[in-house]
RNA sequence: CAUAGAUAAGGGCAAACCUGUCGAAAGGCAGGGGCGCAAUGCAACAGUCUAAACGGCUUUGCCCCCUCAGGGCGUGGUCGCAUGACCGUCGGGCUGCCUAG
Numbered sequence: 001c002a003u004a005g006a007u008a009a010g011g012g013c014a015a016a017c018c019u020g021u022c023g024a025a026a027g028g029c030a031g032g033g034g035c036g037c038a039a040u041g042c043a044a045c046a047g048u049c050u051a052a053a054c055g056g057c058u059u060u061g062c063c064c065c066c067u068c069a070g071g072g073c074g075u076g077g078u079c080g081c082a083u084g085a086c087c088g089u090c091g092g093g094c095u096g097c098c099u100a101g
Stems, first nucleotide, its partner, number of pairs: 001101001003100003012037002017032006035088001041094002045091001047086003054080005060074005
């Protein structure tokens, strides 16, 4: 340094799975574990996952109402939505160790 990772040294991280724990979930954290990783370091830009709350539609029960119309609350279903997550699929951004050239 808009390059490369054959060799060497010191090392580093930790997938699946198991246990505990937090969370509505996605997923996180801790311990064990070790598939892999030369950016498997950092950060949610793109993208992906989830949908608690909220909103739409709807089921059903109760209530307001003399009745009708209309409305309120709860319940089940469904759709939308990030304010919740994921950088260990891939892409883009930022930074960095060693060796070689």